[in-house]
RNA sequence: GUCCUCAUAGCUCAGCUGGAUAGAGCACACGCCUUCUAAGCGUGCGGUCAAAGGUUCGAAUCCUUUUGGGGACG
Repeated sequence: GUCCUCAUAGCUCAGCUGGAUAGAGCACACGCCUUCUAAGCGUGCGGUCAAAGGUUCGAAUCCUUUUGGGGACG
């Protein structure tokens, strides 16, 4: 230098072929239970979907560029 791949909650990840109010587990807070703790159960909190632009009635999803991580080739 060229190409491939990944980026979604504090962490690990789902999200199919563009359409749902953007989800799960763990963590955290509160409550129930328990003599207490742990475990279990319930409720809650938490997101500019890496950034910008474009296409579209509609974008986490498609296209372009940029940034960062990983990889292949030279």